[in-house]
Context: one part of a larger RNA
RNA sequence: GACGAACGCUGGCGGCGUGCCUAAUACAUGCAAGUAGAACGCUGAAGACUUUAGCUUGCUAAAGUUGGAAGAGUUGCGAACGGGUGAGUAACGCGUAGGUAACCUGCCUACUAGCGGGGGAUAACUAUUGGAAACGAUAGCUAAUACCGCAUAACAGCAUUUAACCCAUGUUAGAUGCUUGAAAGGAGCAAUUGCUUCACUAGUAGAUGGACCUGCGUUGUAUUAGCUAGUUGGUGAGGUAACGGCUCACCAAGGCGACGAUACAUAGCCGACCUGAGAGGGCGAUCGGCCACACUGGGACUGAGACACGGCCCAGACUCCUACGGGAGGCAGCAGUAGGGAAUAUUGCACAAUGGGGGAAACCCUGAUGCAGCGACGCCGCGUGAAGGAAGAAGUAUCUCGGUAUGUAAACUUCUAUCAGCAGGGAAGACAAUGACGGUACCUGACUAAGAAGCCCCGGCUAACUACGUGCCAGCAGCCGCGGUAAUACGUAGGGGGCAAGCGUUAUCC
Numbered sequence: 001g002a003c004g005a006a007c008g009c010u011g012g013c014g015g016c017g018u019g020c021c022u023a024a025u026a027c028a029u030g031c032a033a034g035u036a037g038a039a040c041g042c043u044g045a046a047g048a049c050u051u052u053a054g055c056u057u058g059c060u061a062a063a064g065u066u067g068g069a070a071g072a073g074u075u076g077c078g079a080a081c082g083g084g085u086g087a088g089u090a091a092c093g094c095g096u097a098g099g100u101a102a103c104c105u106g107c108c109u110a111c112u113a114g115c116g117g118g119g120g121a122u123a124a125c126u127a128u129u130g131g132a133a134a135c136g137a138u139a140g141c142u143a144a145u146a147c148c149g150c151a152u153a154a155c156a157g158c159a160u161u162u163a164a165c166c167c168a169u170g171u172u173a174g175a176u177g178c179u180u181g182a183a184a185g186g187a188g189c190a191a192u193u194g195c196u197u198c199a200c201u202a203g204u205a206g207a208u209g210g211a212c213c214u215g216c217g218u219u220g221u222a223u224u225a226g227c228u229a230g231u232u233g234g235u236g237a238g239g240u241a242a243c244g245g246c247u248c249a250c251c252a253a254g255g256c257g258a259c260g261a262u263a264c265a266u267a268g269c270c271g272a273c274c275u276g277a278g279a280g281g282g283c284g285a286u287c288g289g290c291c292a293c294a295c296u297g298g299g300a301c302u303g304a305g306a307c308a309c310g311g312c313c314c315a316g317a318c319u320c321c322u323a324c325g326g327g328a329g330g331c332a333g334c335a336g337u338a339g340g341g342a343a344u345a346u347u348g349c350a351c352a353a354u355g356g357g358g359g360a361a362a363c364c365c366u367g368a369u370g371c372a373g374c375g376a377c378g379c380c381g382c383g384u385g386a387a388g389g390a391a392g393a394a395g396u397a398u399c400u401c402g403g404u405a406u407g408u409a410a411a412c413u414u415c416u417a418u419c420a421g422c423a424g425g426g427a428a429g430a431c432a433a434u435g436a437c438g439g440u441a442c443c444u445g446a447c448u449a450a451g452a453a454g455c456c457c458c459g460g461c462u463a464a465c466u467a468c469g470u471g472c473c474a475g476c477a478g479c480c481g482c483g484g485u486a487a488u489a490c491g492u493a494g495g496g497g498g499c500a501a502g503c504g505u506u507a508u509c510c
Base pairs, nucleotide, nucleotide: 001509002508005506006505007504008503009502012382013381014380015379016378017377018375019374020340025338026337027336029335030334031333034077035076036075039074040073042071043070047066048065049064050063051062052061053060054059055058084293085292086291093218094217095216096215097214098213099212100211103210104209108206109205110204111203112202113201114200116150118148119147125140126139127138128137129136130135156179157178158177159176160175161174162173163172164171165170185198186197187196188195189194219265220264221263226256227255228254231253232252233251234250235249236248237247238246268290269289270288271287273282274281275280295316296315297314298313299312318329319328320327321326346372348371349370350369354368355366356365357364358363385415386414387413388412395406396405397404398403419451422445423444424443425442429437454499455498456497457496458495459480460479461478465494466493467492468491469490475482476481
């Protein structure tokens, strides 16, 4: 000098930041991922209209037409983002520089071509029925942008061939043959097979995002010296988006290592941050990039994308419900609870802004985010008054009793009003509307010196001295050291020095 700090004493205000470093311990409760009726069938409230009946002549009831709130279900997209944590990991994990002639890419953009014709189901629903529940079973019915065939077709894929080129496998362009897709959908307007728009299918290119490979760099210990059988390489096959012992069969016996293999310990990495003149050393909170993880271990499914925090299956530990047959759960999301600890906050408000998901839109959802609350935890700013005022008052301390110090300090006089308090006005942030913050920021007026100073130190280092008490006791102390009767070093007082809403101490780093 620094700090995600803690402790002691003290504490006026504001702005901006920041706040479980320990138990990746266990979690009550609420919320954190939905949305689309312009994909689909069903149930269908309020209201409106018509008819009939009753009559109290404007109400009630019934039927019909319309209407479409709301509801569960099928389906699409999203849920792989956003948010959290740092357990694991010494690794192509990260950083940096490259490569892919070995790769994928939903939504988005540009372009090309198309959107023909059929089929069978199923949830919802109804009926019966099992179970304490969670959840089902059987029979029947129905729709789709759900599902399945068929036609169509190449610049796509595969094979053959020609040419050009390169970086070895090859790439690009042309020709021939074979193969492969879709939703006749929704909405609006016209009215008559039309137009617009949103979707859909195939392809090319782009953009974005990812995957893999490589050079170099990346902690300590040799009181860790040998390690390795899918191990190292080859041939063939499988698998993958793709290369590859990635996997398998066979063959060979290799591969790594004193330039530190292997083992053990420790650790997420970086931009940054702290320190330092720099070189360097330390560190990896907040913010940003990457990685890994989601009770512990394993596995795949769906999908453009996961081996998936708030999805599924299995095993395990733990907790809960149970009618004992069986079930349910996962805060390292935001709050909050218990525990641990020196120690770390509200079970707040709002989607107004920014951004994200869905939707044609209106809009809905969003503990992301924007704000507010708590904490001097940090940084920065402001205040606690200003000018005059000597009889140098009183008090206090000291004294050689003359005085000296506190000290222009106070009193007193004049003045001011920053902050706080009171009253009035009152934003920007928003673009047609829409403001949680918030009657907030800010402006104006009146008002009273009123409401606002402490902490540490005074032997030397190191700025700042006297008196009393104590008497190697009580105590102090960062080092040297101080204290045994005149202690500037202990305790108290007066005075002084330093910093100041803080001041000291402790831990840690330079």
The part of an RNA shown here (small-subunit ribosomal RNA, 5' domain) has 510 nucleotides and comes from an uncultured bacterium.
The full RNA is in RNAcentral, with records from ENA and SILVA.
It matches the Rfam family "Bacterial small subunit ribosomal RNA". Rfam links the family to the GO terms ribosome and structural constituent of ribosome.
The coordinates come from a structure-prediction model, not an experiment, and the mean pLDDT is 84.